[in-house]
Context: one part of a larger RNA
Molecule: large-subunit ribosomal RNA, domain VI
Organism: Streptomonospora nanhaiensis
RNA sequence: CGUUGGAGACUUGUGGAGGGCUGUCCCUAGUACGAGAGGACCGGGACGGACGAACCGCUGGUGUGCCAGUUGUUCCGCCAGGGGCAUGGCUGGUUGGCUACGUUCGGGAGAGAUAACCGCUGAAGGCAUCUAAGUGGGAAGCUUGCUCCGAGAUGAGGUCUCCUGCCCUGUUGUGGGGGUAAGGCUUCCAGUUGAUGACUGGGUUGAUAGGCUGGUGGUGGAAGCGUUGUGAGGCGUGGAGCUGACCGGUACUAAUGGGCCGAGGG
Numbered sequence: 001c002g003u004u005g006g007a008g009a010c011u012u013g014u015g016g017a018g019g020g021c022u023g024u025c026c027c028u029a030g031u032a033c034g035a036g037a038g039g040a041c042c043g044g045g046a047c048g049g050a051c052g053a054a055c056c057g058c059u060g061g062u063g064u065g066c067c068a069g070u071u072g073u074u075c076c077g078c079c080a081g082g083g084g085c086a087u088g089g090c091u092g093g094u095u096g097g098c099u100a101c102g103u104u105c106g107g108g109a110g111a112g113a114u115a116a117c118c119g120c121u122g123a124a125g126g127c128a129u130c131u132a133a134g135u136g137g138g139a140a141g142c143u144u145g146c147u148c149c150g151a152g153a154u155g156a157g158g159u160c161u162c163c164u165g166c167c168c169u170g171u172u173g174u175g176g177g178g179g180u181a182a183g184g185c186u187u188c189c190a191g192u193u194g195a196u197g198a199c200u201g202g203g204u205u206g207a208u209a210g211g212c213u214g215g216u217g218g219u220g221g222a223a224g225c226g227u228u229g230u231g232a233g234g235c236g237u238g239g240a241g242c243u244g245a246c247c248g249g250u251a252c253u254a255a256u257g258g259g260c261c262g263a264g265g266g
Base pairs, nucleotide, nucleotide: 001152005163006162007161008160009159010158011157015149016148017147018146021049022048023047024046025045026044027043033038051106052105053104054103055102059100060099061098062097066093067092068091069090070089071086072085073084074083075082076081110144111143112142117137118136119135120134166178167177168176169175183261184260185259186258188202189201190200191199208254209253210252211250212249213248214247215246217243218242219241224237225236226235227234228233
């Protein structure tokens, strides 16, 4: 821009893309077959490999503004307690998130038309013949079935709901200009989104983010004081103190206020 008034939702699916892999073992059955050695078709079941998708309850990884321990040095006047630097100084753990080495699931069944091939009936051609008329079976392949995209499918589809026939102008053209409706965009707070657009939630009639507060989880017993020991230390107060992303609550802070676009149609 189009889809023939303007919008908001929900859809149909012409069409397109993806997927389609395979092994071992067991039963049938040591059966059919075979002198024996050996050893099935058909049918049923179990367990895998690789590949793919999703997810984080489990097991692990990461976890540079979480907790603790600790070395050297420097600073906070000193003690005590802390901060900085040294690969996050090093070490032990670790929430959320992201992940595989973790977990779950997938390849299908079914249907249709077929290939090679196997048939039925059957003439030309008194026989024969799967074919000439007619008709059946038959593949990991084809069309479906499963997942995803999808009406620019210009053949532009469908359903529901909302708004609506305003003002000026005049080259009367389905014209030009303007203010609006439903609605939308911008702006702002954010994220289960994301390179940016886009998408999603929210904007005071508000829990959207931060803060505060309660909790979960983590760390693992804070400081101070008391007590004990000559002391390094120990014990008590006390599952203490601290705590990133997690789950709730609470308007304290910030989403204030505004701007723009947007129909007039048969």